RNA sequence: AUAUUUUCUGGCGAUGGAGUCCGCCAUUAACCGUCCGAGCACAUCGGACUGAUGACUCCUACCCAAGA
Numbered sequence: 001a002u003a004u005u006u007u008c009u010g011g012c013g014a015u016g017g018a019g020u021c022c023g024c025c026a027u028u029a030a031c032c033g034u035c036c037g038a039g040c041a042c043a044u045c046g047g048a049c050u051g052a053u054g055a056c057u058c059c060u061a062c063c064c065a066a067g068a
Stems, first nucleotide, its partner, number of pairs: 009026005016059006033049006
C1' cells in the first nucleotide's frame, strides 16, 4: 500500500423528548398519514379526517368533559 475475513457502528419507522423491545436501510437507501371526487396516472387539483408511540411506558405540548 492492496486484498480478504471478522467485529463494531450509524441512519430510519406522517408532529417533541426519554427508556425498553421490534422492524427496515447502508446513502442512487430505509422514511416522508388516511378517505372521497376529478383524472390514463403511482402525477396533479379540490374537499374531508385520525394520531405527539413502529409497539409499550413515562414526560411535555395540544384538545374535550367534570369538580374545586
Fluoride riboswitch aptamer (crcB RNA motif) from bacterium HR07, 68 nucleotides, folded computationally. The RNAcentral record of the sequence draws on Rfam. Its mean pLDDT, the model's own confidence on a scale to 100, is 76.